The prediction has a mean pLDDT of 77. The RNA shown here (Purine riboswitch aptamer) has 102 nucleotides and comes from Anoxybacteroides tepidamans. The model forms 100% of the base pairs in the Rfam consensus. It matches the Rfam family "Purine riboswitch aptamer". Clan: Purine riboswitches. Rfam describes the family as follows. Riboswitches are metabolite binding domains within certain messenger RNAs that serve as precision sensors for their corresponding targets. Gene Ontology term of the family: purine nucleobase biosynthetic process.

[in-house]
Parts: sequence; C1' cells; structure tokens
RNA sequence: GUAACUUUAAUAACAUUCCCUCAUAUAAUCUUGGGAAUAUGGCCCAAAAGUUUCUACCCAAUAACCGUAAAUUAUUGGACUAUGAGGGAAAGGAUCGGAACG
Repeated sequence: GUAACUUUAAUAACAUUCCCUCAUAUAAUCUUGGGAAUAUGGCCCAAAAGUUUCUACCCAAUAACCGUAAAUUAUUGGACUAUGAGGGAAAGGAUCGGAACG
C1' cells in the first nucleotide's frame, strides 16, 4: 500500500426504492356524435377540449325533474397520475484494528 477476507464503534453528505403529508395541475370538469332505457327508467360506446403536464376523466349517496317523450339537473363524499417540497423507513455508501499478500 492493497480488490477480496475478518473485526470494532458509529454515521454526515449523496443517490436508489418504498410509505406518509402538503402544494401546483383539474374543476375527477366540459363539448359533440352514434346507440339504448322510460317513473320498477334515466344507461352504453366513440371523438375532441381542458393542464407550461404523462395518465385519468369514474364510483356511491341524497334531492329534484321528465306523465311515457327525449332529454336530464343539482348537491355531498370518495381517487389515480405528473411535477415540486417536507418527513419517515429500508438497504448502500464511510472509518478503526487484525490476518494474509506485496
């Protein structure tokens, strides 16, 4: 001095993975087309818009409305995804001594 071996006492920066919280985006929103149901019903499919943004664009409850027609409305609660910030966990990373070798 040394990749690998063994041992001691610890842990800062750093990157990775996972979890939690918060912020931003988006209002889990909205437009159009095609088809379907009809008060025991009110749905399905497709396309577009919306984000310095990938993805998603649904579920449930409540209230209303439509007198049988073609059209639904409001409210409340519940996510995922992208980016950023903070926190936590895991396993790395670092060092001392020994042996061996040079």